[in-house]
RNA sequence: CAAGUAAACCGGGUGACCGCUGGGAUAAUCUCCCAGAGGAAAGUCCGAGCUCCACCGGGCAGGAUGCUGGGUAACGCCCAGGAGGGGUAACCCUACGGAAAGUGCCACAGAAACACACCGCCAGCGGCUGGCUUGCCAGUGCGGGCAAGGGUGAAAUGGCGGGGUAAGAGCCCACCAGCGGACGGGAGACCGUUCGGCUGGGUAAACCCCAUCCGGAGCAAGACCAAGAAAGGAACCUAAGGACGCCCGGCCUGUUCCGUGGUUGGUCGCUUGACCCCGGUAGUAAUAUCGGGGCUAGAUAGAUGGGCACCGUCCCGAUACGUCGGGAUACAGAACUCGGCUUACAGGUUUACUUGACAC
RNA sequence: GCCCCCAUCGUCUAGGGGCCUAGGACGCAGCCCUUUCAAGGCUAAAACCGGGGUUCGAAUCCCCGUGGGGGCA
Numbered sequence: 001c002a003a004g005u006a007a008a009c010c011g012g013g014u015g016a017c018c019g020c021u022g023g024g025a026u027a028a029u030c031u032c033c034c035a036g037a038g039g040a041a042a043g044u045c046c047g048a049g050c051u052c053c054a055c056c057g058g059g060c061a062g063g064a065u066g067c068u069g070g071g072u073a074a075c076g077c078c079c080a081g082g083a084g085g086g087g088u089a090a091c092c093c094u095a096c097g098g099a100a101a102g103u104g105c106c107a108c109a110g111a112a113a114c115a116c117a118c119c120g121c122c123a124g125c126g127g128c129u130g131g132c133u134u135g136c137c138a139g140u141g142c143g144g145g146c147a148a149g150g151g152u153g154a155a156a157u158g159g160c161g162g163g164g165u166a167a168g169a170g171c172c173c174a175c176c177a178g179c180g181g182a183c184g185g186g187a188g189a190c191c192g193u194u195c196g197g198c199u200g201g202g203u204a205a206a207c208c209c210c211a212u213c214c215g216g217a218g219c220a221a222g223a224c225c226a227a228g229a230a231a232g233g234a235a236c237c238u239a240a241g242g243a244c245g246c247c248c249g250g251c252c253u254g255u256u257c258c259g260u261g262g263u264u265g266g267u268c269g270c271u272u273g274a275c276c277c278c279g280g281u282a283g284u285a286a287u288a289u290c291g292g293g294g295c296u297a298g299a300u301a302g303a304u305g306g307g308c309a310c311c312g313u314c315c316c317g318a319u320a321c322g323u324c325g326g327g328a329u330a331c332a333g334a335a336c337u338c339g340g341c342u343u344a345c346a347g348g349u350u351u352a353c354u355u356g357a358c359a360c
Numbered sequence: 361g362c363c364c365c366c367a368u369c370g371u372c373u374a375g376g377g378g379c380c381u382a383g384g385a386c387g388c389a390g391c392c393c394u395u396u397c398a399a400g401g402c403u404a405a406a407a408c409c410g411g412g413g414u415u416c417g418a419a420u421c422c423c424c425g426u427g428g429g430g431g432c433a
Base pairs, nucleotide, nucleotide: 001356002355003354004353005352006351007350008349009348010347012311013310014309015308017306018305020036021035022034023033024032025031038331042342043341045340046339047338048337049336050218051217052216053215055250056249057248058247059246060245062214063213064212065211066210067081068080069079070078071077082096083094084093085092086091097209098208102207103206104203105202106201118150119149120146121145122144127140128139129138130137131136132135158176159175161173162172163171177199179196180195181194182193183192184191185190222268223267224266225265232258233257234256235255236254240253241252242251275294276293277292278291279290280289281288282287312329313328314327315326316325317324318323361432362431363430364429365428366427367426370386371385372384373383378416389403390402391401392400409425410424411423412422413421
């Protein structure tokens, strides 16, 4: 210098003007002062806080997660590690429990898709035909052995080499893969060494099994004030209901359903919180803890807008190379609040590392 | 704001791992029939919302997005 990897961050700035929302000063109008969108406020995909559904227990069904250890209020999140895969490397990716509990499926092709033999290879026996050297050869047929080779398929009963055999075959042997045992290391996933018998197809984002977890609804939850309406029918009370479904037990209760009528106002919930910044300590880290400092939107048809001046960045055109003119300036926008994930995002900055080239 | 559901020819739909090169009806186009129109007959075109994953194989199973619909004081 070029190409790349990982992480963190910015994502317009300053000034004045007119408006909008909230708070404060003032007895009060006026007036003045202060504050006013995001890293994703988004999707609503997970997990919680909070609130309500009188309550409690058991079983079934249903749902979620899925290597190991740790973190956390909790999680499907994060950190560290293991295994597998990709990359020359930095580094990245993984729904990564169980297929030797059982069931299902594996189209077409193929003999056979889980226990099979189409072509083929093979010795023997008997029959037939042919040849001759008269007990051999060749062909054919039946039963038998084999799974090496061919062929089919996404996938074919461990791979490759040697021995062995009538032909073959883990039948035997070496190496490799897998499985099981022992020993050693590790907290564990797992790794290493050694021995053994030879090997059991794939699919669980098919049912299922195992382990762990899960009551439901959601701030339009819910509470209060004011105003208004407060009337009727049906069912059951041997019942019904108890906030996804089914069953059982205890317990509680006038309960459930149907249409009809009234209200469309206000206050709280509502923003001080698992909060933010700086520093120390423990820890590889996620994180925890301690000390100091800070207050940072709260609307309710829903504020955060508009134009101006100067500057920044990018593009286009002109250029006397000093500049000048024009245009653009991402994704998007709070509504109970947090922790995550995912998705969208013009342009730019910083740090660490890898590979290659050149120079010293 | 919160909570659910759905997506297949122009329209309504079937199909829920292979038989899918996706079937049917209506509509559209062409031809036949008819003096002409309608009805009828024959033929043809026309679709799995987008991307990624699992699998030998995806319209179908899973994840992310896009669009549409419904309910809630």
Model confidence (mean pLDDT): 78 of 100. This is a predicted complex of two RNAs, RNase P RNA and transfer RNA, with 433 nucleotides together. It holds a member of the Rfam family "Bacterial RNase P class A". The family's RNA type in Rfam is ribozyme. Rfam describes the family as follows. Ribonuclease P (RNase P) is a ubiquitous endoribonuclease, found in archaea, bacteria and eukarya as well as chloroplasts and mitochondria.